Source information
This is a predicted structure of a 1504-nucleotide RNA (small-subunit ribosomal RNA) from an uncultured bacterium. Its mean pLDDT, the model's own confidence on a scale to 100, is 81. The RNAcentral record of the sequence draws on ENA. Its Rfam family is "Bacterial small subunit ribosomal RNA".
RNA sequence: UGAUUUUGAUCAUGGCUCAGGACGAACGCUGGCGGCGUGCCUAAUACAUGCAAGUCGAGCGCGGGAAGCAGACGGAAUCCUUCGGGAGGAAGACUGUGGAACGAGCGGCGGAUGGGUGAGUAACACGUGGGCAACCUGCCUAUAAGCUUGGGAUAACUUACGGAAACGUGAGCUAAUACCAAAUGAUGUCUUUUACCGCCUGGUAAAAGAAUAAAAGGCGGCACUUUGUGCUGUCACUUAUAGAUGGGCCUGCGGUGCAUUAGCUAGUUGGUGGGGUAAUGGCCUACCAAAGCAACGAUGCAUAGCCGACCUGAGAGGGUGAUCGGCCACACUGGGACUGAGACACGGCCCAGACUCCUACGGGAGGCAGCAGUAGGGAAUCUUCCGCAAUGGACGAAAGUCUGACGGAGCAACGCCGCGUGAGUGAUGAAGGUCUUCGGAUCGUAAAACUCUGUUGUUAGGGAAGAACAAGUAUCGGUCGAAUAAACCGGUACCUUGACGGUACCUAACCAGAAAGCCCCGGCUAACUACGUGCCAGGCAGCCGCGGUAAUACGUAGGGGGCAAGCGUUGUCCGGAAUUAUUGGGCGUAAAGCGCGCGCAGGCGGUCUUUUAAGUCUGAAGUGAAAUCUUGUGGUUCAACCACAAAGCGGCCAUUGGAAACUGAAAGACUUUGAGUGCAGAGGAGGAGAAGGGAAUUUCACGGGAGCGGGGGAAAUGGGUAGAUAUGUGGAGGAACACCAGUGGCGAAGGCGACUCUCUGGUUUGUAACUGACGCUGGAGGUGCGAAAGCGUGGGUAGCGAACAGGAUUAGAUACCCUGGUAGUCCACGCCGUAAACGAUGAGUGCUAGGUGUUAGGGGGUUUCCGCCCCUUAGUGCUGAAGUUAACGCAUUAAGCACUCCGCCUGGGGAGUACGGCCGCAAGGCUGAAACUCAAAAGAAUUGACGGGGGCCCGCACAAGCGGUGGAGCAUGUGGUUUAAUUCGAAGCAACGCGAAGAACCUUACCAGGUCUUGACAUCCUUCUGCCUACUCUAGAGAUAGAGUUUUCCUUUCGGGGACAGAAGUGACAGGUGGUGCAUGGUUGUCGUCAGCUCGUGUCGUGAGAUGUUGGGUUAAGUCCAUCAACGAGCGCAACCCUUAUAGUUAGUUGGAUUUUUCUAACUAGACUGCCUCGGUAACGGGGAGGAAGGAGGGGAUGAUGUCAGGUCAGUAUUACCCUUACACCCUGGGCUAGAAACACGAUACAAUGGUUAGUACAAUGCGCAGUGAAGCCGCGAGGUGGAGCAAAUCGCAUCAAAGCUAGUCUCAGUUCGGAUUGCAGGCUGAAACUCGCCUGCAUGAAGUCGGAAUCGCUAGUAAUCGCAGAUCAGCAAGCUGCGGUGAAUACGUUCCCGGGUCUUGUACACACCGCCCGUCAAGCCAUGAGAGUGACCAACACCCGAAGUCCGAUUAGUCGGCCUAAGGUGGGGGGCAUGAUUGGGGCUAAGUCGUAACAAGGUAUCA
Repeated sequence: UGAUUUUGAUCAUGGCUCAGGACGAACGCUGGCGGCGUGCCUAAUACAUGCAAGUCGAGCGCGGGAAGCAGACGGAAUCCUUCGGGAGGAAGACUGUGGAACGAGCGGCGGAUGGGUGAGUAACACGUGGGCAACCUGCCUAUAAGCUUGGGAUAACUUACGGAAACGUGAGCUAAUACCAAAUGAUGUCUUUUACCGCCUGGUAAAAGAAUAAAAGGCGGCACUUUGUGCUGUCACUUAUAGAUGGGCCUGCGGUGCAUUAGCUAGUUGGUGGGGUAAUGGCCUACCAAAGCAACGAUGCAUAGCCGACCUGAGAGGGUGAUCGGCCACACUGGGACUGAGACACGGCCCAGACUCCUACGGGAGGCAGCAGUAGGGAAUCUUCCGCAAUGGACGAAAGUCUGACGGAGCAACGCCGCGUGAGUGAUGAAGGUCUUCGGAUCGUAAAACUCUGUUGUUAGGGAAGAACAAGUAUCGGUCGAAUAAACCGGUACCUUGACGGUACCUAACCAGAAAGCCCCGGCUAACUACGUGCCAGGCAGCCGCGGUAAUACGUAGGGGGCAAGCGUUGUCCGGAAUUAUUGGGCGUAAAGCGCGCGCAGGCGGUCUUUUAAGUCUGAAGUGAAAUCUUGUGGUUCAACCACAAAGCGGCCAUUGGAAACUGAAAGACUUUGAGUGCAGAGGAGGAGAAGGGAAUUUCACGGGAGCGGGGGAAAUGGGUAGAUAUGUGGAGGAACACCAGUGGCGAAGGCGACUCUCUGGUUUGUAACUGACGCUGGAGGUGCGAAAGCGUGGGUAGCGAACAGGAUUAGAUACCCUGGUAGUCCACGCCGUAAACGAUGAGUGCUAGGUGUUAGGGGGUUUCCGCCCCUUAGUGCUGAAGUUAACGCAUUAAGCACUCCGCCUGGGGAGUACGGCCGCAAGGCUGAAACUCAAAAGAAUUGACGGGGGCCCGCACAAGCGGUGGAGCAUGUGGUUUAAUUCGAAGCAACGCGAAGAACCUUACCAGGUCUUGACAUCCUUCUGCCUACUCUAGAGAUAGAGUUUUCCUUUCGGGGACAGAAGUGACAGGUGGUGCAUGGUUGUCGUCAGCUCGUGUCGUGAGAUGUUGGGUUAAGUCCAUCAACGAGCGCAACCCUUAUAGUUAGUUGGAUUUUUCUAACUAGACUGCCUCGGUAACGGGGAGGAAGGAGGGGAUGAUGUCAGGUCAGUAUUACCCUUACACCCUGGGCUAGAAACACGAUACAAUGGUUAGUACAAUGCGCAGUGAAGCCGCGAGGUGGAGCAAAUCGCAUCAAAGCUAGUCUCAGUUCGGAUUGCAGGCUGAAACUCGCCUGCAUGAAGUCGGAAUCGCUAGUAAUCGCAGAUCAGCAAGCUGCGGUGAAUACGUUCCCGGGUCUUGUACACACCGCCCGUCAAGCCAUGAGAGUGACCAACACCCGAAGUCCGAUUAGUCGGCCUAAGGUGGGGGGCAUGAUUGGGGCUAAGUCGUAACAAGGUAUCA
């Protein structure tokens, strides 16, 4: 800080998506260690078990009875022994004393803290700042005073009972720091008085009077007169004041969604009296009054604990409210009070309800949103751990007890931070993998190997480190005290206390040993190849998109990139997104200006002066808890983390001093410039009403008289002898007002058009007399006007004319066209309220170059008049500068530069739809969503392509002509059919006498049958042989098989070696007319021999692009000329090349000739608009001369950029794929030659411009040795025989070229036309003419009498017609390629058909009109509306019943009654939710049906 994605490309608009950061996370794969943190976000669901609040014996009475002590027993060990015993005195037990632990109870303090959770709550709940003169405060601190005298009970206990239990009842005994009474008593309370003060009620101080208190307690010391008393110390206690701490109440401001929630409230708003509270108050009650809130959003509904802070962001903001901290609320659900300093109380009580448990069925017990833990829910969240050692808390004088607070450990990569998985050397670039152009490259110094280190790890040792004070004992000093006592305070010494934990840390030894994965590699986005798969894959994908046989996008592998004990995915939030824009967007055409006025509220507002100080600016001090953030320093080896200090916590909040420019407020002024009025003028389809007018249509009457009247592309329906149309005269009625008429006028818009009258609104010019800011705002709401169509009532109805009827058109035609025709159109009154109601442009004000029209005024100059010129105001147009715009365009009538106010927009579709509300008689209008779905949808401009758009031009394109095809039989090719096979390809033009310049075998690729497998063909290797070739015989259809004959060269050290050939073997390989021309090369067709296609530099444009190359002329031509923001250049055009027509020169045999000349083949010449004339600037064009030839002389070769994925893998080449005893190879036979009908190209005809017979004349190109083949002879002929000459200007094909000409005959017929078909007899080629060749003779003698719709070729030596030659080839030509002979007609011209070029125009096309695209119907899926209803729920309302409990009342007492009220019940409404047969439209879905509505003039211009 951006990027991808709409297009063929571009710019802009606009949405979707990505890259970043974060998390109480979850899931997938993986996982070495440590430190510090964090861990039920869901079911405020239910909970087994254990623990989480007790303590005080120095308040009290009991129970209990340990240690110790004393006494009298007892007599062990051991010792001594004279062995008789003695000494000794233990254990044990008894008695007394003693009174510890322990136990419940009375009593005190604490269970209102700590800990949990976020259900409720939109509220003074929270935050922040104030207030209480309207309040309370246990324990604590300070000060002052006090602590006197009495009394009666009661639990425990004993006893008697009830009950299953929980527990309860009666009688009796007893204590207190429990309870009660009395005394004393002030600075407190009440009453009164005075003084001072203040902020409304009031507050403070002083004096007098009245009532009101306690535990004579505990412990220590001393003393004494010892059932105890006194003094003293201390702990308690009482009263009062003050403080501190904590709380209560009131209040300004702040933080949320919906208006499809607009009205709400009866204790409601206020007052008085009373009650209640610590205290104010409708907090409660009685009475009185009728108020209070709300568009600056009341009420309702939905959602939600609030904040410090956390995440993100440059910031402003946006999102969140885990952990830590502050506040609040709650404790199974609901209600209630008691006790107390404090609760309406998480581990207290009472009641009701749901649920669970126990029960003897009578009745009882319980509340983990404390710590662990369980079940359930869920994608998901831990141990039923250790310890009170520390910190903190409760109690206690203290020791101490209790403490799931807390300190710690455990589990979890859940997060942050740190460390490690080794380091150095090491090329033969090992092996192996992968790729390969087969050379190599890469993994890769990577490994191995050698050397080193030991963080971590393992083992061992050290470490009782630090984290610890208090108490106790001793002692010293001080305070108190009569005191050397005791107590208290301080110091020193000693002793004792550790859950973590044998942990952190330190030392030593040992081994590189035990420790790397995940995601990605088409673009965005860093990183590429191979194989597999083949729109398949239970494939990928965040967006664009990838995959249909060569996938860097799927899967695998190798390699690479990124991060790393983690990596990815999913979810959520911010960012990017200036995509809600305060900072910082827009509205002519992209989404977006209300159809237009009037106007309340609101917002904004002219000049001057004074005051004020609300906004504004500035100073001071207060506050903004701590933690967090930032900075600095310090401590953990560093870091995370922790500590200290500073800064900061914004423009916040409230207090106070000052300033006065601006805004506001107050007052005043303006002989004024905004606005308005007056006076004097002006123009106008401005509006409303009334009266009368002429032209025309129609109709009626009369005259008239028979059709062509009417209509159209062409017709028909229709009208007419019942008298039409045309025409003439007269009458009736309705509607509209020709010319004038003009981007002229008026109006707010809709709109307004003959003339006259009446009423009436607005505008404008001049003047500057009056008022003195009175103003602006299509100004939210409100209210009025508002085209056409439509609706209601009543009229009217000439013309036109939805609906409807008929006629046409058409495949259909509910349309376009025609003939009729009802509503309606008109009038009056009343509704409706919408239009592409448009300038697609809201109103107002000011400023910013001009030019030129026009309408209505005014002024000046000139002028006899008409006029003309200049200036100016208000309108209305065109053009245009700056500026602006995405561009188009706008441009003093702004879309420019600014200000004020209003309205509106935020991707496309769904949808201006649904639901709700309001309006309407209805039609419908106004307001106005969501689910779902797509990655676009739209704007402007560009280049193409296209158009049943336009202009210009060309072409055998049409026209003008000549001859054909399409009809017949035949030949050839194709489709189709058939077949064992009828091999394959070519498919509009641009396939179809095409590949094939020639299928009997071969060819041959197809089919049937028979063989073969390193192969018919190539290279390499091994072994053997010596050839090869040729020949013979047998079997066989042949391929083939068997047998036989024949039989090398060079060199040598004679063993051999080499060359060549053959055979056998082996595997690499051969082979493939197998598929893909959509993988390719090459080549070729076509547009098209059309005149086009581009580039460099410059210029213009934001850009795609444009210019050049367009426009004017001219040409066959982008050929040339002149001009021009272009100047030049390239590929094409032309020319250069070949040929032909004329001449010359030279040469010439095999030709010709004997004078010329023809011919052959080489070189030249010639033609260039050069000359004349006319037109024209020029290019050039018209005419003419000369010339063999004249304006490119004729013909050929030559084919730009590109298009058609055109054709060809079967000409050859070739990538990758496929087959390998077969999809290769060989052989025989068959097939490619089939046939009902179809199509295409041909040849032959239908005849007299002819057929036939006879005679007769004139070419050119070519070809020839496995060839051409003469003369002669034979045959009717095809042909045979023959073999001269010729490798060819010599010989031959080839004696005659045919049409032609001459003469005869035929005489219009299915013929003396036509020749198919068939029969017989022959000939030629070839091993071989059956399938399946060509030719000859005789005989036969189909169809056909000029061809429907349609269609082809040709512009001069051309068409038409006539024959000849060649390639292929043994043979086979009606085909093809060439050659010459004879030899026309027509072209006015470019309207039309076809094709092409160029300019322009429209476009929703770009695969480019064979395009795009709309709607119904049919099928599937999805969400949604309506719906008889149904179900559960929510909050109110009315009534009934009414627990516990406060309060009130009653009672001697037990107790009873009343008000209020939770839960419950009944009822009718309201609200949203779910569901519902059926039904409505909507959306989506490669190849469904019907049409063709739109895009081009889209074939009826489109749209509202």